The RNA shown here (c-di-GMP-I riboswitch aptamer) has 88 nucleotides and comes from a Planctomycetota bacterium.
[in-house]
């Protein structure tokens, strides 16, 4: 110095829930709030998971209901990738 690893220190992020906004929904954004996180930083044409507006099919007089489907989403599911500090 680098890799592995994760004691300490400086700090960082922010689950659930509540309020507001937004979206068909999943979800996202902001404020509050901390369950936790050594990557809970970033990445969605690797895997996996969620939703089904539109579309297709079935039933129905219709309203609508059911099934299929991402072009929508989740990175705090795995994965890829970058990184602060430096004890054992």
């Nucleotide at each position: 110095u680098u890799c592995a690893c994760g004691a300490a220190a400086c700090g960082g992020c922010a689950a659930a829930c509540c309020c507001g906004c937004u979206g068909a929904a999943a979800g996202g954004c902001g404020g509050g709030g901390a369950c936790g996180c050594a990557a809970a930083g970033c990445c969605a044409c690797g895997g996996g998971c969620c939703u089904a507006c539109c579309g297709c099919g079935a039933c129905g007089g219709a309203a609508g209901u059911c099934g299929c489907c991402a072009c929508g989403g989740c990175a705090g599911c795995c994965g890829g990738u970058u990184c602060c500090c430096g004890a054992a």
Model confidence (mean pLDDT): 90 of 100. Taxonomically the source falls in Planctomycetota (Bacteria, Pseudomonadati). It matches the Rfam family "c-di-GMP-I riboswitch aptamer". Rfam 15.1 lists 5,092 matches to the family in 1,772 species.